Predicted 3D model of a 75-nucleotide RNA (transfer RNA) from a Prevotellaceae bacterium.
Rfam family: tRNA. Rfam's curators write: Transfer RNA (tRNA) molecules are approximately 80 nucleotides in length.
């Protein structure tokens, strides 16, 4: 340099064809049971501008451009 693909909570990820508020997700995290005590394990509880910027629409996490990162292919 060319081309595909991904980007939603501290991690991992789901969110159908755009319509009611963002998920009863998992792990982690705080609080409290329980234990001489951790740990496991049980209860409760917080934590999100959906990378960013404009567009399109009556409404965009989703459609479209640009732009950042990150992977894979070619060269």
């Nucleotide at each position: 340099g060319g081309g595909c693909c991904c980007u939603u909570a501290g991690c991992u990820c789901a969110g159908u064809c755009g319509g009611u508020u963002a998920g009863u997700a998992g792990c982690a995290c705080u609080u409290g049971a329980c234990u001489c005590a951790u740990a496991a394990u049980c209860a409760a509880g917080g934590g999100g501008u959906c990378g960013c910027u404009g567009g399109u629409u009556c409404a965009a996490g989703c459609c479209c451009a640009g732009c950042a990162g990150g992977g894979c292919c070619c060269a």
Annotation
The source organism's lineage runs through Bacteria, Pseudomonadati, Bacteroidia, Bacteroidales and Prevotellaceae. It was read from a public genome assembly.